[in-house]
């Protein structure tokens, strides 16, 4: 170079197909329970959805370009 996959909170992920509220698990923090500490309960608290333009009333989603990662042929 050409194909194919991926990039979303501290981590690993789902959500894109069919545009409409940013969601799980872990881990942080606060209290609770406990002589205490894990376990466990109950809060909250962290997101430019890799970057930039388009379409749209509205974009993590669609379009168009570029940028990183991993894998295949050569």
């Nucleotide at each position: 170079c050409g194909c194919g996959g991926g990039g979303u909170g501290g981590a690993g992920c789902a959500g894109u197909c069919u545009g409409g509220c940013a969601g799980c698990u872990c881990g942080g923090c606060u209290g609770g329970c406990u002589c205490a500490u894990a376990a466990c309960c109950a809060g909250c608290a962290g997101g430019u959805c890799g970057c930039g333009g388009g379409u749209u009333c509205a974009a993590a989603u669609c379009c168009c370009g570029c940028c990183c990662c991993c894998g295949c042929u050569a």